[in-house]
Context: one part of a larger RNA
RNA sequence: UGACGGGGGCCCGCACAAGCGGUGGAGCAUGUGGUUUAAUUCGAUGCAACACGAAGAACCUUACCAGGACUUGACAUGUUAGGAAGUUUUUUGAAAGAAAAAUGUGCCUUAGGGAAUCUAAACACAGGUGGUGCAUGGCUGUCGUCAGCUCGUGUCGUGAGAUGUUGGGUUAAGUCCCGCAACGAGCGCAACCCUUAUUUUUAGUUAACUUUCUAAAAAGACUGCUGGUGAUAAACCGGAGGAAGGUGAGGAUGACGUCAAGUCAGCAUGCCCCUUAUGUCCUGGGCUACACACGUGCUACAAUGGUUAAGACAAUGAGUCGCAAAUUCGUAAGAACAAGCCAAUCUCUUAAACUUAAUCUUAGUUCGGAUUGUGGGCUGCAACUCGCCCACAUGAAGUUGGAAUCGCUAGUAAUCGCCGGUCAGCUAUACGGCGGUGAAUCCGUUCCCGGGCCUUGUACA
Numbered sequence: 001u002g003a004c005g006g007g008g009g010c011c012c013g014c015a016c017a018a019g020c021g022g023u024g025g026a027g028c029a030u031g032u033g034g035u036u037u038a039a040u041u042c043g044a045u046g047c048a049a050c051a052c053g054a055a056g057a058a059c060c061u062u063a064c065c066a067g068g069a070c071u072u073g074a075c076a077u078g079u080u081a082g083g084a085a086g087u088u089u090u091u092u093g094a095a096a097g098a099a100a101a102a103u104g105u106g107c108c109u110u111a112g113g114g115a116a117u118c119u120a121a122a123c124a125c126a127g128g129u130g131g132u133g134c135a136u137g138g139c140u141g142u143c144g145u146c147a148g149c150u151c152g153u154g155u156c157g158u159g160a161g162a163u164g165u166u167g168g169g170u171u172a173a174g175u176c177c178c179g180c181a182a183c184g185a186g187c188g189c190a191a192c193c194c195u196u197a198u199u200u201u202u203a204g205u206u207a208a209c210u211u212u213c214u215a216a217a218a219a220g221a222c223u224g225c226u227g228g229u230g231a232u233a234a235a236c237c238g239g240a241g242g243a244a245g246g247u248g249a250g251g252a253u254g255a256c257g258u259c260a261a262g263u264c265a266g267c268a269u270g271c272c273c274c275u276u277a278u279g280u281c282c283u284g285g286g287c288u289a290c291a292c293a294c295g296u297g298c299u300a301c302a303a304u305g306g307u308u309a310a311g312a313c314a315a316u317g318a319g320u321c322g323c324a325a326a327u328u329c330g331u332a333a334g335a336a337c338a339a340g341c342c343a344a345u346c347u348c349u350u351a352a353a354c355u356u357a358a359u360c361u362u363a364g365u366u367c368g369g370a371u372u373g374u375g376g377g378c379u380g381c382a383a384c385u386c387g388c389c390c391a392c393a394u395g396a397a398g399u400u401g402g403a404a405u406c407g408c409u410a411g412u413a414a415u416c417g418c419c420g421g422u423c424a425g426c427u428a429u430a431c432g433g434c435g436g437u438g439a440a441u442c443c444g445u446u447c448c449c450g451g452g453c454c455u456u457g458u459a460c461a
Base pairs, nucleotide, nucleotide: 001461002460003458004457005456007455008454009453010452011451012450013449015445016444019408020407021406022405023404026299027298028297029296030295031294032293033292034290035289042053043052064285065284066283067282068281069280070279073125077124078123079121080120081119082118083117086103087102088101089100090099091098092097107114108113127274128273130272131271132270136268137267138263139262140261141259143257148187149186150185151184152183153182154163155162156161167178168177169176193251194250195249196248198219199218200217201216202215203214204213222245225239226238227237228236229235301401305360306359307358308357309356310355311354317348318347319346322341323340327336328335329334367398372393373392374391375390376389377388378387414437415436416435417434418433419432420431
């Protein structure tokens, strides 16, 4: 100087408390461990791994396994020789591939040849999702959006270092004020940026028809005004005006560093290793196994509810290899035909919770929907392993969940639906957005957890 203390003081945070809703019990979805397996590819492992890489494993993906093949190779550059390139057919085979036949002679040209492409040969080489994240770059997580981390000059100290950065107030903040052997400065804080809430102007077709909307430019909020407190300071408490008041709300933005944190499988890369194989192609299988354990979710256990009928109100988005209206057929999934739309025009697109009426009457039920059977539909070469959807039948567990534990302070929690990416299809209950309805509580800081500043002890560095 740090680090640590079941030392002290001050302060903060959904940290506790006060509340609301969950998880832990059930069924299912999904990830992980374990076990099994020819293989169940690999990575991630306290917080900060476990709906994580994966914004979508039937083939492909795919890295794994079995079998069948190739060896200058699936891909790149270079040399030589031959053939334009290509197209079609047959045999064999699970396919990859192997064998054979037919067809085709193009473009440029200085007439040598060249461009593009294929075949053969020999090598230089290619190739590796093989190892090492404890050799690395880059990127990322975390403490933490916490308020800190430092430097120059000066001064003090033999020196390591100290001072500044401590103190008195104050703040969300090393924010600001005052004081002070310090005076200044940098990275952080704040502001600048984006969205949103109010108003004005301008412009606009497809929207609207005095308003809304779209997208550009402005205005507006700065403790500016005012009363009190305070050291007359910084600031705090209250008030006015105002759409909005003291950071208005949300986002982006992450200092010096810590964890030899994570990633060689996104990419790049040193070194090591493989080179008729640890490379490459293909078929099939596996990644989907299942006594069990854990995490994250969805649906419920019902009457603040279920069912039936009627009625009302959104916003974000997406669409030409696409979104698809209307009509007809079908109980339905869907099919047939087909208008419009490269979209403020057309479509996806009827939002649902809600309201009104009827019914059910506390039951394992008209709750709950797992599981299973049969029949269909769709995508796709192909739904057996292993897809989704519909109809009928079936109708498990479950009657509010032990110890323990999680989220959330306002348009938030809770609850309700809608859209998108990935995508042929889908395992989405996931993820990212959008709007609808819309609470309770915060006395306070003793305690639990994490953090900041000062100080003290130390057999620690």
Overview
RNAcentral holds the full RNA, with entries from Greengenes. Predicted 3D model of a 461-nucleotide part of an RNA (small-subunit ribosomal RNA, 3' major domain) from Phacus warszewiczii. It matches the Rfam family "Bacterial small subunit ribosomal RNA". The prediction has a mean pLDDT of 82.